[in-house]
Molecule: transfer RNA
Organism: Planctomycetota bacterium
RNA sequence: GGGCUUGUAGCUCAGUUGGUUAGAGCGUGCCCCUGAUAAGGGCAAGGUCGACCGUUCGAAUCGGUCCAGGCCCA
Numbered sequence: 001g002g003g004c005u006u007g008u009a010g011c012u013c014a015g016u017u018g019g020u021u022a023g024a025g026c027g028u029g030c031c032c033c034u035g036a037u038a039a040g041g042g043c044a045a046g047g048u049c050g051a052c053c054g055u056u057c058g059a060a061u062c063g064g065u066c067c068a069g070g071c072c073c074a
Stems, first nucleotide, its partner, number of pairs: 001073007010026004019057001028044005050066005
């Protein structure tokens, strides 16, 4: 330098005929339960979907450029 691939909540990850509110588990906070608890039950907070631009009525999802990580080739 070229090709492929990953980037979504604090962590690990789902999420494709583009469709209206973006999810799960764990973790966190509060409440309940208990003699007590790291166990159990409930509720809640938490996201510029890597960045920018574009296509579209509509983009996490499609296209372009760039950034970061990984793999392969040179």